[in-house]
Context: one part of a larger RNA
């Protein structure tokens, strides 16, 4: 743009893509068929492991310039607490992301290939083949997964509005007047804007969605984000103040540290409550 009105929801599947499977071993069968013995199968069946493909984070590992903590060195600072030095260095470590973790990932039908045969003439015989039948592969088509009505033979179902109005513009028709050419008025199929309307959209909060767009949820009839709070977590005992302290003292105190207050203190891209903020209105 198209699919002869607009659109919302749900399919349908011609017709494409996919390697979503491949592979070891081990038992069972079974010391069985064979075979004097020694030895020693297989149809089938089960489970295990690698290799690869989805997907996913409960565990385990890694990361984790969200976040705690410990220390140097200099600066600002009474102290506390900051900044810079690769995240200063170094212990740790939630969600998220991931692997090295975890889950899945058969079997069948059909119709052929070389191939195996039936029944059979042409050829009284013989021939799988000339008619015509049965088998028969990791391959082919389906089962399986994703994509898709733009599939021009352009689908199917169900709802909701509409299928009207107004302005302008026209080809034709009618009507008056006129001898006629023609004038005027009227209706008007087209065509062009517009109006209403389902619906979408805009707008605003967002996120299981993300380069832009899109894509999903939310918008007071609200838990849609923030903020608070509770829960779970993350680090590990904050700061003041109290007591002890080797030791020093000018005897007036001073003092690293340790204990207690205190599984505290901070902190959270975690779960939950809860309209206090922010989704007004339009």
């Nucleotide at each position: 743009u198209g699919c002869a009105g607009a659109c919302u929801g749900a399919c349908u599947a011609a017709g494409g893509g996919g390697a979503a499977c491949g592979u070891u071993c081990a038992u069972c069968a079974a010391g069985u068929a064979c075979g004097a013995g020694a030895g020693g199968a297989a149809c089938g069946g089960u489970g295990u492991a690698c290799g690869g493909g989805c997907g996913c984070c409960u565990c385990u590992a890694g990361u984790u310039u969200a976040c705690c903590g410990g220390u140097c060195a200099u600066c600002c600072g009474a102290c506390a607490g900051g900044g810079u030095g690769a995240a200063g260095c170094c212990g740790g470590g939630c969600a998220g992301c991931c692997a090295c973790g975890c889950g899945c990932c058969a079997g069948g039908a059909g119709a052929u290939a070389a191939a195996a045969g039936c029944u059979g003439a042409a050829a009284g015989c013989a021939u799988c083949u000339a008619c015509g039948c049965u088998u028969g592969a990791a391959g082919c088509u389906c089962u399986c997964c994703c994509c898709a009505a733009a599939a021009a033979g352009a689908g199917u179902c169900a709802g909701u509005c509409a299928u009207u109005c107004c302005g302008c513009u026209u080809a034709g028709c009618c009507c008056u007047c006129g001898a006629g050419a023609g004038a005027g008025g009227g209706u008007g199929a087209u065509g062009c804007g517009g109006a209403c309307g389902a619906g979408g959209g805009c707008c605003c909060c967002c996120a299981u969605a993300u380069a832009a767009c899109a894509u999903g949820g939310g918008g007071u009839u609200g838990a849609u984000g923030g903020a608070c709070u509770a829960c779970g977590g993350g680090c590990g005992u904050a700061a003041g103040c109290g007591c002890c302290a080797a030791g020093c003292u000018u005897c007036g105190g001073c003092g690293a540290g340790g204990c207690g207050u205190u599984c505290a203190a901070c902190c959270c891209g975690g779960u939950a409550g809860c309209c206090c903020c922010a989704a007004a209105a339009g």

Predicted 3D model of a 282-nucleotide part of an RNA (large-subunit ribosomal RNA, domain VI) from a Candidatus Micrarchaeota archaeon.
It was read from a public genome assembly.
Its Rfam family is "Archaeal large subunit ribosomal RNA".
The coordinates come from a structure-prediction model, not an experiment, and the mean pLDDT is 85.